[in-house]
């Protein structure tokens, strides 16, 4: 000098709760509020996993049971980007 790690500092997000809207729903968006937590809890549905299931198709005594469809990035992996840098 460089790389890895990430304490501290300055900040950030926003779980839960209250509330409005959209949706059959899972859930999402806005406002209030805040620690449940997060060093990528910023973004992306490619893989796995989980959740929903109105319409359509199949199936069952029945049943989201199966396919298509929808959702979860604060489930995991993966991809992209990113503030500060002590020991």
């Nucleotide at each position: 000098g460089u790389c890895c790690c990430g304490a501290a500092a300055g900040g950030g997000u926003a779980a839960a709760c209250c509330u409005g809207c959209a949706g059959u729903a899972a859930u999402g968006c806005g406002g209030g509020u805040a620690g449940c937590a997060c060093a990528a809890a910023g973004c992306c549905a490619c893989a796995g996993g989980c959740c929903c299931g109105a319409c359509c198709a199949g199936g069952u005594c029945a049943g989201g049971c199966u396919g298509a469809g929808g959702g979860c990035g604060g489930c995991u992996g993966g991809g992209c980007u990113g503030c500060c840098g002590a020991a």